[in-house]
RNA sequence: GGCGGUGUAGCUCAGCGGUAGAGCAGUGUCUUCAUAAGGCAAAGGCCACAGGUUCGAAUCCUGUCACCGCUA
Numbered sequence: 001g002g003c004g005g006u007g008u009a010g011c012u013c014a015g016c017g018g019u020a021g022a023g024c025a026g027u028g029u030c031u032u033c034a035u036a037a038g039g040c041a042a043a044g045g046c047c048a049c050a051g052g053u054u055c056g057a058a059u060c061c062u063g064u065c066a067c068c069g070c071u072a
Base pairs, nucleotide, nucleotide: 001071002070003069004068005067006066007065010024011023012022013021018055027041028040029039030038048064049063050062051061052060
């Protein structure tokens, strides 16, 4: 240099055109003499960035950035 993959909550990952979810962690609360475990509730994201297509984009297209792999 060429090709491919990944980028979504604090962490690990779903979601593949129609209002963004789970588990764990954290917070509050119930239970306990207390802690752990367990139950319940709420919070936490403008989906790496910028354009384009579309009535509508995390999702499709283009470019850029970061990381990983293959190859000369």